[in-house]
RNA sequence: UUAAAUGUUUUCUAGGGUUCCGUAACGUUAAGUUAGUCUGGUCCGAGAGAAGACUCACGCUAGACGUGACACGGAAGGAUAAAAGCCUGGGAGAG
Numbered sequence: 001u002u003a004a005a006u007g008u009u010u011u012c013u014a015g016g017g018u019u020c021c022g023u024a025a026c027g028u029u030a031a032g033u034u035a036g037u038c039u040g041g042u043c044c045g046a047g048a049g050a051a052g053a054c055u056c057a058c059g060c061u062a063g064a065c066g067u068g069a070c071a072c073g074g075a076a077g078g079a080u081a082a083a084a085g086c087c088u089g090g091g092a093g094a095g
Base pairs, nucleotide, nucleotide: 007054008053009052010051011050012049015044016043020041021040022038023035024034025033026032056068057067058066059065070090072093076088077087078086
C1' cells in the first nucleotide's frame, strides 16, 4: 500500500520463567560465583479472561442509534535468556 472477516489492535489480569535489575549466601568483602523450590521490578502473556479503540456486516423510528451469539479440549513439538492458558490451535479429539 492492497486485501481480508467467527477481523485488527491497545491496556490490564490469570499465569510464566530467569536475560537484566534487585534480594540472599559465598568471596581478598575486590572482580565475581551460586540460588527462580528467591517475595519482587524489567520481560513474555490468553480463541475459549476483563476493559476499550478501529474496521466490517446486518437492522431501523436514520439517531453522537441498536445488534454481532456460543465455546469442553489432550499429548507432542516450536520460539525467546527461559518458560507459560504464547504459537502449532475455535488443532487432534469429545458431546